[in-house]
RNA sequence: GCGCACGUAGCUCAAUUGGAUAGCGUAUCUGACUACGAAUCAGAGGGUUGUGUGUUCGAGCCACACCGGGCGCG
Numbered sequence: 001g002c003g004c005a006c007g008u009a010g011c012u013c014a015a016u017u018g019g020a021u022a023g024c025g026u027a028u029c030u031g032a033c034u035a036c037g038a039a040u041c042a043g044a045g046g047g048u049u050g051u052g053u054g055u056u057c058g059a060g061c062c063a064c065a066c067c068g069g070g071c072g073c074g
Stems, first nucleotide, its partner, number of pairs: 001073004006068002010026002013023001019057001028044005050066005
C1' cells in the first nucleotide's frame, strides 16, 4: 500500500429485513438483610451508538470520507 471483519455505558456484549423510550450481565452507588462484613434481594445513576457528511417520514442498522486498533496479502 491492497483486501476482510470491527468500533454501542468503566468492562464483556445484545439490539430479529431501517420503526416507536438503545438494553442484558458485570462493576459503581443507595437501601434491605447482618453484631460488622461477604453473599443474597430490591432500586438508582451512567450512552453525542469512534468523528463528520449524506440517503430516508424515520439511521445503532444503509452510503461516502476520515480516525483507531485487529487479521490476511504484498
Molecule: transfer RNA
Organism: Planctomycetota bacterium